[in-house]
RNA sequence: GUUUGAUCCUGGCUCAGAACGAACGCUGGCGGCGUGGCUAAGACAUGCAAGUCGAACGGAUCAUUUGCUUGGGUAACCGAAAGAAUGAUUAGUGGCGAAAGGGUGAGGAAUAGAUAGGUAACGUACCCUGUACUUCGGAAAAGCGUCAGGUGCUUGCACCUUUCCGAAAGGGGCGGUAAUACCGGAUAAUGUGGCAGAUUGCAGGAUUUGUCACCAAAGAUUAAUCGGUGCAGGAGCGGCCUAUCUCCUAUCAGCUAGUUGGUGAGGUAAUGGCUCACCAAGGCUUACGGGUAGCGGGACUGAGAGGUUGGCCCGCCACAUCGGGACUGAGACACUGCCCGGACCUCCACGGAGGGCUGCAGUAACGAAUAUUGGGCAAUGGGCGAAAGCCUGACCCAGCGACGCCGCGUGCAGGAUGAAGUCCCUCGGGAUGUAAACUGCUUUCAGGGAUUAAAAAGCUACGGUUGAUUGGUCCCAGAAGAAGUCACGACUAACUUCGUGCCAGCAGUCGCGGUAAGACGAAGGUGGCAAGCGUUGUUCGGAAUCACUGGGCUUAAAGCGCGCGUAGGCGGAAUUGUAAGUGCUUUGUGAAAUCCCUCGGCUUAACCGAGGAAUUGCUUGGCAAACUGUAAUUCUUGAGGCAGGUAGGGGUGUGUGGAACUCUUGGUGGAGCGGUGGAAUGCGUAGAUAUCAAGAGGAACGCCGAAGGUGAAGACAGCACACUGGACCUGACCUAACGCUGUGGCGCGAAAGCGUGGGGAGCAAACAGGAUUAGAUACCCUGGUAGUCCACGCCCUAAACGAUGCCUACUAGACUGUGGGGGUUCUGACACCAUCACAGUCGAAGCAAAAGUGUUAAGUAGGCCGCCUGGGGAGUACGGUCGCAAGGCUAAAACUCAAAGGAAUUGACGGGGGCUUACACAAGCGGUGGAGCAUGUGGAUUAAUUCGAAUCAACGCGCAGAACCUUACCUAGGUUUGACAUGCUUGUAUGCCGUCGUGGAAACAUGAUUGGCUGCCCUUCGGGGUGAAACUUGCACAGGUGCUGCAUGGCUGUCGUCAGCUCGUGUCGUGAGAUGUCGGGUUAAGUCCUUUAACGAGCGAAACCCUUGCCGUUAGUUACCAGCGGGUCAUGCCGGGGACUCUAACGGGACUGCCGGUGUUAAACCGGAGGAAGGCGGGGAUGACGUCAAGUCCUCAUGGCCUUUAUACCUAGGGCUUCACACGUGCUACAAUGGUGACUACAGAGCGACGCAAUGCCGCGAGGCGGAGCAAAUCGCAAAAAAGUCGCCCCAGUUCAGAUUGCAGGCUGGCAACUCGCCUGCAUGAAGUUGGAAUCGCUAGUAAUCGCGCAUCAGCGAUGGCGCGGUGAAUGUGUUCCUAAGCCUUGUACACACCGCCCGUCAAGUGAUGGGAGCCGGAAGUACCCGAAGUCGGUUUGCUGACCCGCAAGGGAGGCGACUGCCUACGGUAAGUUCGGUGACUGGCACUAAGUCGUAACAAGGUA
Repeated sequence: GUUUGAUCCUGGCUCAGAACGAACGCUGGCGGCGUGGCUAAGACAUGCAAGUCGAACGGAUCAUUUGCUUGGGUAACCGAAAGAAUGAUUAGUGGCGAAAGGGUGAGGAAUAGAUAGGUAACGUACCCUGUACUUCGGAAAAGCGUCAGGUGCUUGCACCUUUCCGAAAGGGGCGGUAAUACCGGAUAAUGUGGCAGAUUGCAGGAUUUGUCACCAAAGAUUAAUCGGUGCAGGAGCGGCCUAUCUCCUAUCAGCUAGUUGGUGAGGUAAUGGCUCACCAAGGCUUACGGGUAGCGGGACUGAGAGGUUGGCCCGCCACAUCGGGACUGAGACACUGCCCGGACCUCCACGGAGGGCUGCAGUAACGAAUAUUGGGCAAUGGGCGAAAGCCUGACCCAGCGACGCCGCGUGCAGGAUGAAGUCCCUCGGGAUGUAAACUGCUUUCAGGGAUUAAAAAGCUACGGUUGAUUGGUCCCAGAAGAAGUCACGACUAACUUCGUGCCAGCAGUCGCGGUAAGACGAAGGUGGCAAGCGUUGUUCGGAAUCACUGGGCUUAAAGCGCGCGUAGGCGGAAUUGUAAGUGCUUUGUGAAAUCCCUCGGCUUAACCGAGGAAUUGCUUGGCAAACUGUAAUUCUUGAGGCAGGUAGGGGUGUGUGGAACUCUUGGUGGAGCGGUGGAAUGCGUAGAUAUCAAGAGGAACGCCGAAGGUGAAGACAGCACACUGGACCUGACCUAACGCUGUGGCGCGAAAGCGUGGGGAGCAAACAGGAUUAGAUACCCUGGUAGUCCACGCCCUAAACGAUGCCUACUAGACUGUGGGGGUUCUGACACCAUCACAGUCGAAGCAAAAGUGUUAAGUAGGCCGCCUGGGGAGUACGGUCGCAAGGCUAAAACUCAAAGGAAUUGACGGGGGCUUACACAAGCGGUGGAGCAUGUGGAUUAAUUCGAAUCAACGCGCAGAACCUUACCUAGGUUUGACAUGCUUGUAUGCCGUCGUGGAAACAUGAUUGGCUGCCCUUCGGGGUGAAACUUGCACAGGUGCUGCAUGGCUGUCGUCAGCUCGUGUCGUGAGAUGUCGGGUUAAGUCCUUUAACGAGCGAAACCCUUGCCGUUAGUUACCAGCGGGUCAUGCCGGGGACUCUAACGGGACUGCCGGUGUUAAACCGGAGGAAGGCGGGGAUGACGUCAAGUCCUCAUGGCCUUUAUACCUAGGGCUUCACACGUGCUACAAUGGUGACUACAGAGCGACGCAAUGCCGCGAGGCGGAGCAAAUCGCAAAAAAGUCGCCCCAGUUCAGAUUGCAGGCUGGCAACUCGCCUGCAUGAAGUUGGAAUCGCUAGUAAUCGCGCAUCAGCGAUGGCGCGGUGAAUGUGUUCCUAAGCCUUGUACACACCGCCCGUCAAGUGAUGGGAGCCGGAAGUACCCGAAGUCGGUUUGCUGACCCGCAAGGGAGGCGACUGCCUACGGUAAGUUCGGUGACUGGCACUAAGUCGUAACAAGGUA
């Protein structure tokens, strides 16, 4: 950060930090110091990694010197040469080393490691110290020679044939030989052994005296050393033993026969069952088994405690191709030794032989991945040597790798017309950015040159000699050679544009992307780090998310269903001792390195050195004695006992009672009963139901009865008896801590179920039938079997719940109930008071996420036990165990999700509740739905039938007027700066109007013209100047009823004229929020009153506004006319009047004001008076916060996108008027309350100059002619109609109704009436006789009915819309139901809000997993067989030199060899155990935008 609309909590997931033996991507200048096969303890070519000593020894070879002797030569001399000497080299004998150093971590969970001890149970070569010795002899065996002859000769060389076996490795015969090699003798104690003592120690030992016996040696070179031997001691190094600690697993609970101990013997340096014989029967227990792992110092992380880890360096262990074995040696069971067996590899002449990089390099292989077949012994160290020295892949260096840490650089200063380029833009500008260019300066590092000698001390013939590798100083040139990478939605520092369009892609989590993406890709910009940066992996942290420090368990995960009790843990008061724990102090140790501190050395740092501290641990001694432990003594309050009482559905058994029910028998009776929402199945004339009587049976116990009682829980209820458990109260007599909890264990444990045997009235799974339903394997009904009941035996689970383990103590109260005993009053009852135990309600503090809890705690503490650690998978699989079975207990993983969850809040919703309202229903009146027509829509059709509107809230709607126009659509013909706007620009004096032509349907194109007009300034009227307007050319641009109403503004509809919607301050709540706005009244109203942690306020309601109803005042023309006068056939016609009506301006009036009643004293309501009007008088305008991504881009405006000789513009014609059909809204009717004829009345509101038009005349009429009057209270439209009066019609498809059609006309200030107008007359005369399911309007001047006017408009399709008046009802005074709404409350798993959410089967795809006939492989054992090498034992007729006996011959001891016994590696056989892989088929599980069937859950979820 992430669960929610929001909140608090629980809880998981994820991120930011640090680290790494790392790897990968992009990039890469220098240096220092480190570091580098983590995988295949898999296999290895090649080279090197352990030798050295000639001052231990004899040889051999070579060189030099000498030289017995000898050849040649006259001689000088030249050769050869035994022997000797010197020097050098060295195969062999011998000594020392090779057991160190170096590598690796396979094995190993204890034979290991760490720490502390022990060894009175031990060893020790080389080194050091002390002491004593160092004598006399002997015998072999390597090396060496030989295992052959000949010829030549310089006599020890050459040549030829051919040489003991073998290809090789290697081996054999014979001969003789030295030593510091081997052997014998002598001597010897402080040695060793025996015996006898003494001293001492805790001890098995140490020291010591006497005596007996036994044991040693080697020389070399030289003149001084180096060696050798015995003994004693030291140092260092080892062996062995003990204690403590050291991973996971109980789905491993029992293991063990050399096992445990003893005695004796063997063996070892030494203890020991280490081995053996005998004896005893013990021993161990988180043993035994399984998995994993080298351990430590330390390292990483962390505040710490911890967690993880053990690469480099140091210590220990283990291993050396795999397994076994011993030899040698001071030391090995031996990395570069030996023997044997196995696997693999190499050589081979097939007979045999050889090998072991887990040393340094290196190779292939494996793998994401890890270096040079380098230099040197100069330094440090090791081996040998007297030494020089030799050896040393230990080591020191170099090489490779940004693998890590550290340091340095890639320049510094100035430099604004803020250059160019790029990016953004509101087009003004802004950013990159002093950045660059440019000017000046510097030169680290890299590069070139010169110079120096630090790492160095050693050796020495004193002359000298030795550096693999790295460094120091100075000079030179020039900004020159040197910057990337990741990110930029939030977490998390850093933002814009373009592209893309749920595509491509991103992503650590949440999540981005469906045409305006700060989240993808690119660019610009910005942020971070920097020779690196990012990603991946792993560890710790954050994570108090295993909680010791430091968590929890009523509802989130979590208290065992309940008890009894074992081990263990914990435990009352007092005293004394002890000192195990504890505290203080102290001894030793805790290796070094590391970490930390202080100094110091490399130019600094990393790195390195020195000193200190630390190493929290273990250990030695001392002191203390409070607390815990322990020993002893004492106490009574915890616990128990005792005595006396009390209550109770506590338990078990036996018996018994009444009511009801069913059945049986009998009587009465006679048609139904029963059952439901309504029915049916069922029962009944063979007599039911009903009723009476008698009998039978089983189960359960009404009233009392409860907020009651008992029990550990489950549970327990008629009554009586018997047996029996526990509790409470009172007393304070007894015991003396005897207590609490309780892993395992044992017992009990509802219902259902199981076994055996009974029983069976009622009820009732399964089952059958009847209904319901789309279906109904259900809910409802009729039946009905297990079962329910009893006895015995199992099962052992429940929402076994207070979802709350048991015990103890403490911490406000109030009230109630049950069971006790006590006090108060003289006594008793009642009452009151305090008290003990139990059961409840409310509640302070506290606690809690909240709800809540609260002396019966979920408060404050203590003790003990059980349990939890995200959701799903899963309480499942496998294994074990219990069960007759069903099944129980115990109990995972793979995989998958980012949530799952608790409490509370606000809404919304409910086939939840309450209150209230509305023509919502009811009560009425009239319609629609049926007919014909009008009109709108859908659909169909069409070149086009332009587009929009879609439940209410689209459909006589946009359209208050489609023949052309409108017009957006179609067809055809045309135009392209355009029909329209602005700017720049070209051209010409043009241009415009009129007239006349040609083509054409027109638009338009193209001509003619002696017609007219043509701006402004100057003018001498001759003209000159200018180029505004207009036209024209070109460029910018215009244009779009093209798309997106889901990018928008504005406007509108709707809920709804419903009464609501909010705010400030305060208060309450952790918070979302609540309060206010709720409650009680009242209202049309959140209207008002009252109560009140609320007090106020705002938008709405109301009022203000218009109109209408009454009155008054003012004013009277065009209106009016009472009185007066005049006049007419008649008329306010005239004079006049200002009374009336009316007009139109201003006022008044109505406010619950008055009276009575009700009400809380109120608001208000009811009734009444007065009044034109009475409780809002009627009507209108006025529409809160918001909802519907409601409607409109085609009124207008507007972002973005699209189009530009076309989606723009013009024109003609057509279309929007089509028509099997369906729907909505209307008109006219179906008739007598009517139709029709004649006659006679009474309105209001409007309109009129592009107009209304009178009188008059013509026409049947529409209309025509004509034109008085009127810009209107004056004139006109204008006749109002229904109504009334008088006739006719007589119930019929009519004298109803008027569709349709024909003919003839009229009108249009229409160009035009075919598609496609209206009207008139005559004729024609369709459907229709009151309309199914369903549905609409209306509460009074309303419905119904009647006509009149107006807008649009040339005309009109108007029966539409908007207004006006005339006549003028009925019904209701209610709220059960339908619909809608408001408030309060309740439930909720909903919040896109019930058109919600959501479950299971089936079908499809994918993944992991269980079972599975089997098949394959691994591991550890058991039994038996075989039995290499080898130690040990035995035998030995073979061979044999040292010693012994013996004069000798010979014999003996010993050795070698051979044979053999035990043990035993490898191998084999057999039966099992265990782990893994695979497996036809099969089981469930998980996941996957739009599959199928239903609707189980969430609301009373429609059967809680």
Molecule: small-subunit ribosomal RNA
Organism: metagenome